[in-house]
RNA sequence: GGGCGGUUAGUUCAGUUGGUUAGAACGCUACCUUGACAUGGUAGAAGUCAGAGGUUCGAGUCCUCUACCGCCCA
Numbered sequence: 001g002g003g004c005g006g007u008u009a010g011u012u013c014a015g016u017u018g019g020u021u022a023g024a025a026c027g028c029u030a031c032c033u034u035g036a037c038a039u040g041g042u043a044g045a046a047g048u049c050a051g052a053g054g055u056u057c058g059a060g061u062c063c064u065c066u067a068c069c070g071c072c073c074a
Base pairs, nucleotide, nucleotide: 001073002072003071004070005069006068007067010026011025012024013023019057028044029043030042031041032040050066051065052064053063054062
């Protein structure tokens, strides 16, 4: 330098043909339970969907560029 894949909550990840609330598990906070802890239960918070632009009535999803990570080729 060229090609491919990835980037979504604190962490690991899902997200269907573009369609009407952006989710799960673990973690975190509060409460219940305990003498206390753990387990268990209930409720809650936590997201500019890597960044910018474009297409569209509508974009996490499609297109372009950029950044970062990984793999392959040279």
About this RNA
A computed fold for a 74-nucleotide RNA from a Candidatus Omnitrophota bacterium, annotated as transfer RNA. Its Rfam family is "tRNA".